[in-house]
Predicted 3D model of a 100-nucleotide RNA (Glycine riboswitch aptamer) from Devosiaceae bacterium MH13. The coordinates come from a structure-prediction model, not an experiment, and the mean pLDDT is 83. The source organism's lineage runs through Bacteria, Pseudomonadati, Alphaproteobacteria, Hyphomicrobiales and Devosiaceae. The model forms 91% of the base pairs in the Rfam consensus. Rfam family: Glycine riboswitch aptamer. Rfam 15.1 lists 9,425 matches to the family in 5,228 species. From the family's description: This family represents the bacterial glycine riboswitch.
C1' cells in the first nucleotide's frame, strides 16, 4: 500500500402476477316510485405468480454410508394499483478469518 472468504449496518439497483367477481354490512353524493354512484370493513368464489420464508429431488462435494446442498421443482406461507415487502447484484465501513 494491495487482495480473497464468512457475516453485519448503510446507500443504490431489484422481476412476476385479477386495481377480479358476488353477498353484507356502514358513511358520503344524488334521485325520490324504483334505486344509482362512490369510500371503508367482513365474509365467500375462482384465476393467477414466485425472489423474504418453508418443502422436495438433484449436479456436486465424495469412492461407501450419513450429512449438506439451487435461480430446478411445489406453493404451505407470502404476494398480483401504488406503498410496503423482495432472492440476488453494486459501492463503502465495522468484526472475524485466510492468503501474500
Nucleotide at each position: 500500500c494491495g487482495g480473497u472468504g464468512c457475516g453485519u449496518u448503510a446507500c443504490g439497483g431489484g422481476a412476476g402476477a385479477c386495481g377480479c367477481c358476488g353477498c353484507a354490512u356502514u358513511g358520503g353524493c344524488a334521485g325520490c316510485u324504483u334505486u344509482g354512484c362512490u369510500g371503508g370493513u367482513g365474509c365467500g368464489g375462482g384465476g393467477c405468480c414466485g425472489a423474504a420464508g418453508a418443502a422436495g429431488c438433484a449436479a456436486c462435494c465424495u469412492c461407501c454410508c450419513c450429512g449438506g446442498a439451487a435461480u430446478c421443482u411445489u406453493u404451505c406461507a407470502g404476494g398480483c394499483a401504488a406503498a410496503g415487502g423482495g432472492a440476488c447484484c453494486g459501492u463503502a465501513g465495522c468484526g472475524c478469518g485466510c492468503a501474500u